[in-house]
RNA sequence: AGAGUUUGAUCCUGGCUCAGGGCGAACGCUGGCGGCGUGCCUAAGGUAUGCAAGUCGAACGGAUCUUGUCUUCGGACAAGGUUAGUGGCGAACGGGUGAGUAACGCGUGGGAACGUACCCUCGACACGGGAAUAACCCGGAGAAAUCUGGGCUAAUACCCGAUGGUCUCUAAGCGCAAUCGAAGAGUAAAGCUUUUGCGGUCGAGGACCGGCCCGCGUCCUAUCAGCUUGUUGGUGAGGUAAUGGCUCACCAAGGCAAUGACGGGUAGGGGGUGUGAGAGCACGGCCCCCCACAAUGGCACUGAGAUAAGGGCCAUACUCCUACGGGAGGCAGCAAUCAGGAAUCUUGCGCAAUGCUCGCAAGAGUGACGCAGCGACGCCGCGUGAGGGAUGAAGGCCUUCGGGUUGUAAACCUCUUUUAAAUAGCCACGGCUAACUACGUGCCAGCAGCAGCGGUCAAACGUAGGUGGCAAGCGUUGCCCGGUCUUAUUGGGCGUAAAGAGUACGUAGGUCUUCCCUUAAGUUUCAAGUGAAAUCCCUCUGCUCAACGGAGGAAUGGCUUGAAAUACUGGGGGAAUUGAGGCAAGCAGAGGAAAGCGGAAUCUCGGGAGGAGGGGUGAAAUCCAGUGAUCCCCGGGAGAACACCAAAGGCGAAGGCAGCUUUCUGGGCUUGAUCUGACGCUGAGGUACGAAAGCGUGGGUAGCGAAACGGAUUAGAUACCCGUGUAGUCCACGCCCUAAACGAUGGACACUAGGUGUUCGGUCCCCGAUUUAUCGGGAGAUUGAGUGUCGAAGCUAACGCGUUAAGUGUCCCGCCUGGGAACUACGGUCGCAAGGCUAAAACUCAAAGGAAUUGGCGGGGACCCGCACAAGCGGUGGAGCGUGUGGUUUAAUUCGAUGAUAACCGAAGAACCUUACCAGGGCUUGACAUGCCCGUCAUAUCCUUGAGAAAUCAAGGAGUCAGUUCGGCUGGACGGUGCACAGGUGUUGCAUGGCUGUCGUCAGCUCGAGUCGUGAGAUGUAUGGUUAAGUCCCAUAUCGAGCGCAACCCCUACCCUGUGUUAGAAUCCGCCUUCGGGCGCGAUAAUGUCACAGGGAACUGCCUCGGAAACGGGGAGGAAGGUGGGGACGACGUCAAGUCAGUAUUGCCCUUAUGUCCUGGGCGACACACGCGCUACAAUGGCCGGUACAAUAGGUUGCGACGAGGCAACUCUAAGCUAAUCCUCAAAGCCGGUCUCAGUUCGGAUUGGGGUCUGAAACUCGGCCCCAUGAAGUUGGAAUCGCUAGUAAUCGCCGGUCAGCCAUACGGCGGUGAAUACGUUCUCGGGUCUUGCACACACCGCCCGUCAAUUGGGGAAAGUUGGGAAUGCCCGAACUCCGAGUAUUCGGGGGAAGGCAGGCUCAGCGAUCAACAAUAAGUCGUAACAAGGUAACC
Repeated sequence: AGAGUUUGAUCCUGGCUCAGGGCGAACGCUGGCGGCGUGCCUAAGGUAUGCAAGUCGAACGGAUCUUGUCUUCGGACAAGGUUAGUGGCGAACGGGUGAGUAACGCGUGGGAACGUACCCUCGACACGGGAAUAACCCGGAGAAAUCUGGGCUAAUACCCGAUGGUCUCUAAGCGCAAUCGAAGAGUAAAGCUUUUGCGGUCGAGGACCGGCCCGCGUCCUAUCAGCUUGUUGGUGAGGUAAUGGCUCACCAAGGCAAUGACGGGUAGGGGGUGUGAGAGCACGGCCCCCCACAAUGGCACUGAGAUAAGGGCCAUACUCCUACGGGAGGCAGCAAUCAGGAAUCUUGCGCAAUGCUCGCAAGAGUGACGCAGCGACGCCGCGUGAGGGAUGAAGGCCUUCGGGUUGUAAACCUCUUUUAAAUAGCCACGGCUAACUACGUGCCAGCAGCAGCGGUCAAACGUAGGUGGCAAGCGUUGCCCGGUCUUAUUGGGCGUAAAGAGUACGUAGGUCUUCCCUUAAGUUUCAAGUGAAAUCCCUCUGCUCAACGGAGGAAUGGCUUGAAAUACUGGGGGAAUUGAGGCAAGCAGAGGAAAGCGGAAUCUCGGGAGGAGGGGUGAAAUCCAGUGAUCCCCGGGAGAACACCAAAGGCGAAGGCAGCUUUCUGGGCUUGAUCUGACGCUGAGGUACGAAAGCGUGGGUAGCGAAACGGAUUAGAUACCCGUGUAGUCCACGCCCUAAACGAUGGACACUAGGUGUUCGGUCCCCGAUUUAUCGGGAGAUUGAGUGUCGAAGCUAACGCGUUAAGUGUCCCGCCUGGGAACUACGGUCGCAAGGCUAAAACUCAAAGGAAUUGGCGGGGACCCGCACAAGCGGUGGAGCGUGUGGUUUAAUUCGAUGAUAACCGAAGAACCUUACCAGGGCUUGACAUGCCCGUCAUAUCCUUGAGAAAUCAAGGAGUCAGUUCGGCUGGACGGUGCACAGGUGUUGCAUGGCUGUCGUCAGCUCGAGUCGUGAGAUGUAUGGUUAAGUCCCAUAUCGAGCGCAACCCCUACCCUGUGUUAGAAUCCGCCUUCGGGCGCGAUAAUGUCACAGGGAACUGCCUCGGAAACGGGGAGGAAGGUGGGGACGACGUCAAGUCAGUAUUGCCCUUAUGUCCUGGGCGACACACGCGCUACAAUGGCCGGUACAAUAGGUUGCGACGAGGCAACUCUAAGCUAAUCCUCAAAGCCGGUCUCAGUUCGGAUUGGGGUCUGAAACUCGGCCCCAUGAAGUUGGAAUCGCUAGUAAUCGCCGGUCAGCCAUACGGCGGUGAAUACGUUCUCGGGUCUUGCACACACCGCCCGUCAAUUGGGGAAAGUUGGGAAUGCCCGAACUCCGAGUAUUCGGGGGAAGGCAGGCUCAGCGAUCAACAAUAAGUCGUAACAAGGUAACC
């Protein structure tokens, strides 16, 4: 000293939480010793038992005991001891507790009207008498406590007399008064002892202790605002030790209060203690001082002192004893006990020390005190060994299996103090916060101070190992301070985060210009007193150290008194003019109030004209209209509002103010410098004004128009839209008093750059006119007052503000302190009501919020692109069939893929196999790999037979490896038992690699340095052009670079060169010929074709136009022209997209089974739904005949010609071909014929029959052929798909997989070969910029309210229960005062408790009611956030 937590990230605001210190503590685990401290915080609850205040024989009489002497033997005397009683002193201290008390109670500093036993000093005195009484003796009553009669007796007990002063009272007098005071009256005493004696009385003084008074300080609450009748004062009296309404009588009517009276709540106060840098904040246990209390309440007595803790009286409650008549008691003393509680000790020892009481003293007493005991409750100190010791032991844990770690730790050796024995725990280890791994668990169990961990690899749960921290303790809980500048005096804020009152006037208060004199209250200096001790701090010192203690010092911010100073503030006095106000002359204005007037429009009434609609909307309808509307003209009426001017304009304190005129009236500005002389500013309370809506009474009502009604819209539509329409809107009077009453910005004053508009003045200047001192006009300069805008400095979290401050300062007021609950409840107050003002808490959350950033999104905007739409062509959706999927079914219908981006997809081939599924039958080191061990090589393997569905099993037979050092040695192969292990298409694609789809071949995505910004970030990658393109150019706080684009690669189009057989002629030759020509594996051949290589060619290069350029339009040439046409190629990333079943792979799971083998079945099921296709519905066609032209590609378990057979599939035979050589033949087209619009000569499904091919095997379940059969279907609803040129459409051909094939699929090849694009409004997708956002899992987002369910706390509520403080009345104990009485007593006043009464106040319970808060997946809608789909909000 800070840290965590709001966000995708950032800055700020702001709360919550943590790290520190402390405690009279408690709880959990653990526990060795000692010293010093400390220990009922709760029930001021109840208490058994013991003890806690006695002492004095030197005050007194007696009793009794011991010793001695004497004795008349009864006893007497003396000394000593004990002490019940009388008497004295003490018992008012010491000890406890904190209930009450908000007070002169306490603290501090002062004061005058007092008392003071014992002690000290001084002065004076102690003379003479007397009467009793307890003890004791004799009786009585009672259970007891106790009471009582009679008799005897002493005193330092009591009484009387004497004396007595500086004492008390009365009081002449002196004097202003006080002090003084003649004279008179009154009041004293006690003895004991014989020792260094102790006492007694009066008076004066001191000391000590105490009573009283005053200034200042001393908690919360205004949801307590008025309180008070002995109250405030006076006179007199009473009372007291003493002042005083302390009490009483009379008189006066005062006293206190916003500087908080009165009331309510809470609380003993201080020295100090804890914390804190301090200022503060919190606390008051131990120790010290003061106060109060003693079961509760009241009261006095005694006494120097009490209204008395271990005294008394009375009342009440409680407890105990009782013979029932009556009595006793008070632990908040020390122990102890019960109860309460989370919780707090021994019924100990001693008066040895310190102190206190008594005593002459010795001494006695002392639960004060000194000690001990119990408790880790705290602080402090010590110990649980020290040195050596590596095989780095064993064990544990982890492991990459190599090792690492525990760890010099242990064992072991040496040593020391020695003992009965030498004894360590607790918490934590994801971040904050020092310390990490394994296993278990699987949003479970649990953790958690905060944010948060846990849903199968958890360093966050539990356990273990290890590590960190502290240590006889360690953690947890509670409370206080700190951090927290989060109540801000030091030291905060209020435009948007919480916060400026709606506005003004003004009271109290606060604050205030210049100069002079004075005062000295504040202020400053000096001095004196006080500020107890202890504590804290410093120094020294005593216990071995420390804790603890002792001595000295410092400090104690304060208060009081005196002296001095006078700068500033204040008080008093005097002057001044600049603040403020007045005066004079002018100026502008929707400033206010009242009265009157005006035109346009609307509606309505009357008349005329006219004749079918009007009106309204997105579209309609309700509605009006032949009883004549709408529309047009004329005339009348009504009410409300005032177009243009008009503006960024003006006025007003704000709300607000707009036709014109008049009257009344407020404020402002300018100029002059004539007056007053600080008269100023602000302003708690208070008062006034205060939009709209609303309320009351009475008017008025044209238009508009809540409510209401109707029509639409809609899933609904209590809305938006339309048609009606009542309150209201208007006027008068009276209320209400709130608004996003906003500049979200209180008022006043001063200072601090400017630029540019605008409104109203002044001055200067120019022009014109004329009554020459005025009017009118004009461009500027300057100076005031207002009102806008842009901006230096500065400020701000940023946005922004910026002489109209949110800058810099001064003064005053208001307001804020996390979000919600809550602009609420209760209470008070105002209001006719509606409601306003004031204004909480419980509970709940860890956020709520401001500004800005990057994205994403918008039923926001701008620009651009794409077969995106449009323009076209052809399809799908309807039919039948093929195929895939869903669903259903099933023993199984294996699994995966599911919008686009699944669905002829994985699968480029499911009859067995495949195959993963099902049923049944088998095997268990295994179908497959490696190692160890044993065996065999007569192995392996093959054949035969039997059983079986097969796998498999059994039997028999055949079979006889290589090397060699000759060794059952080596290698290899095989078999077997067992162990390691194999195996798994089991699980997790949300643990992964790799690969793939998609956005998207879209033009984007980034980096370095620099710069800007507090920062996230921005810039670069804006603007303007251009492009297919972030392509290029220009510009530019940016300059460069990378991944993408393009190019480089392949195919294709043209040319050249080279090579050239199996390709290749239009040339030649031969043959045939219907003379057109045809055939030839005959020849030649590089000019052409073709093939393969290698080059060339295209670059906006050239011309023209436009342009700054990039580039674009047009043209030439060229095979090709502006990326020529295709392909491969896919940036940063997105979808936890897909795949663990292609392979690989972490973790988990199975191991006579989830492995493996076999047979059969299934993957092919079938009410149905969807996707992708094929074939069609026909004449641009079908069928028949004839005839022409390709390219890719494949082929030896293969392609298979020719020939032959068969209607055909196909078969037989078989040439050629390991391929530019052979297989090898296109179909649409063209020519000719037929069919003639029909369910057909269209269409071919379905079914029957017969064949053929592949294959162990075509039943489930193959293809093909022939004959027969001849279904639906006549161009397809809503909707929807593809395509921009060699494309669509159409036609056939080939290939892979493959025994065969369910291929109409997929991948290729060529043939024929179109139409259309105005254009970018709309749909979809994308890009860039901008804007809004409450979204960031990013609109498939967020989010609101009712209802339903559960829980919680508070509120209201008929009532009910209890507490508190008072008041009035009744009754009235003890006691006291007054009066009476010789007296017992009697009367009266006061008087606690109690009773009654009506109120006040606080709290508990309460059927039910309304709201609030909270709670993974409830209901209904969609209000808000984007123009949120009707802008939102007050």

The RNA shown here (small-subunit ribosomal RNA) has 1434 nucleotides and comes from an uncultured bacterium. RNAcentral holds the sequence, with entries from ENA and SILVA. Rfam family: Bacterial small subunit ribosomal RNA.